[in-house]
Transfer RNA from an uncultured Clostridia bacterium, 73 nucleotides, folded computationally. It matches the Rfam family "tRNA". It is annotated as a transfer RNA. About the family: Transfer RNA (tRNA) molecules are approximately 80 nucleotides in length.
RNA sequence: GCCGAAGUAGCUCAAUCGGUAGAGCAACUGACUUGUAAUCAGUAGGUUGCGGGUUCAAGUCCCAUCUUCGGCU
Numbered sequence: 001g002c003c004g005a006a007g008u009a010g011c012u013c014a015a016u017c018g019g020u021a022g023a024g025c026a027a028c029u030g031a032c033u034u035g036u037a038a039u040c041a042g043u044a045g046g047u048u049g050c051g052g053g054u055u056c057a058a059g060u061c062c063c064a065u066c067u068u069c070g071g072c073u
Base pairs, nucleotide, nucleotide: 001072002071003070004069005068006067007066010025011024012023013022019056027043028042029041030040031039049065051063052062053061
């Protein structure tokens, strides 16, 4: 230099053909307990790496760019 894959909550990952962004763990609150842990119930947490474009509507499609990993030379 070229090709491919990945980037979504604090962490690990979903999201079908473009149609309301979710789960588990962690955190917080409450119940239970003499107390802690465990268990149960609930709450909060997101400019979907960044910037544009297409569309009534984009995590998803297109362009550019950044980072990580793999392959080729």